[in-house]
RNA sequence: GCCGGAGUAGCUCAUCGGUAGAGCAGCACCAUGGUAGGGUGUUGGCAGCGGGUUCAAUUCCCGCCUCCGGCU
Numbered sequence: 001g002c003c004g005g006a007g008u009a010g011c012u013c014a015u016c017g018g019u020a021g022a023g024c025a026g027c028a029c030c031a032u033g034g035u036a037g038g039g040u041g042u043u044g045g046c047a048g049c050g051g052g053u054u055c056a057a058u059u060c061c062c063g064c065c066u067c068c069g070g071c072u
Base pairs, nucleotide, nucleotide: 001071002070003069004068005067006066007065010024011023012022013021018055026042027041028040029039030038048064049063050062051061052060
């Protein structure tokens, strides 16, 4: 330098055109004499950054940044 993949909640990942969910973690409560485990509920992200297409974008297109892998 070239090619490909990834970047979404604290963490691991879904969603892949119609205003984003799960598990774990956190918080509150229940239960126990108490702890662990368990149960119920709940908080939390505008989706790496910028631009374009569209009535509408996390989702499609372009550029940039970061990470991973491959080639030279």

Predicted 3D model of a 72-nucleotide RNA (transfer RNA) from a Candidatus Sungiibacteriota bacterium. The sequence is in RNAcentral, with records from ENA.